[in-house]
RNA sequence: GGGCGGUUAGCUCAGGGGGAGAGCACCUCGUUUACACCGAGGGGGGCGGCGGUUCGAUCCCGUCACCGCCCA
Numbered sequence: 001g002g003g004c005g006g007u008u009a010g011c012u013c014a015g016g017g018g019g020a021g022a023g024c025a026c027c028u029c030g031u032u033u034a035c036a037c038c039g040a041g042g043g044g045g046g047c048g049g050c051g052g053u054u055c056g057a058u059c060c061c062g063u064c065a066c067c068g069c070c071c072a
Stems, first nucleotide, its partner, number of pairs: 001071007010024004018055001026042005048064005
């Protein structure tokens, strides 16, 4: 330098045009002498940046950045 994949909640990851979600973690309550487990409830992200397409973009396109793999 080129090719491919990835970037979404604190962490691991779903979601691939019209409601942003799960598990774990965190907080509160219940339970317990207490802790843990368990049960119930709750808070937290607008989707890596910019631009484009579209009535509408996390999703499609371009570009940049970063991470991983491969080639040179």

A computed fold for a 72-nucleotide RNA from a Holosporales bacterium, annotated as transfer RNA. The organism belongs to Holosporales, within Bacteria. It matches the Rfam family "tRNA". Rfam links the family to the GO term triplet codon-amino acid adaptor activity. The coordinates come from a structure-prediction model, not an experiment, and the mean pLDDT is 80.